About this RNA
A computed fold for an 85-nucleotide RNA from a Clostridiales bacterium, annotated as c-di-GMP-I riboswitch aptamer. The sequence was found by an Rfam model in a public genome assembly. Of the family's consensus pairs, 95% are formed in the model. Its mean pLDDT, the model's own confidence on a scale to 100, is 86.

[in-house]
RNA sequence: AUAUGAUAAAGGCAAACUUAUCGAAAGGUAAGGACGCAAAGCCACGAGUCUAAGGUGUUAUAACUAUGACAGUCGGGUUGCCAUA
Numbered sequence: 001a002u003a004u005g006a007u008a009a010a011g012g013c014a015a016a017c018u019u020a021u022c023g024a025a026a027g028g029u030a031a032g033g034a035c036g037c038a039a040a041g042c043c044a045c046g047a048g049u050c051u052a053a054g055g056u057g058u059u060a061u062a063a064c065u066a067u068g069a070c071a072g073u074c075g076g077g078u079u080g081c082c083a084u085a
Stems, first nucleotide, its partner, number of pairs: 002085004012037002017032006035072001041078003045075003048070003054065003
């Protein structure tokens, strides 16, 4: 440097749910909690999904819309621990 990921080891992360808090919502953050994870570290670049405050629209609804989110949906990019070869 490359490849692989064991019922190993040193460690790591933390779904649902609960509480608090921020947010229009989706969702985020903190604590508890462990379903799982070898990148479940990071980046919304491609696809996808969620929300629709504002905007468009309507007599009123409906509907449409991301400038808001999701990296634990799939690709891509990038960084990295341990072990083995």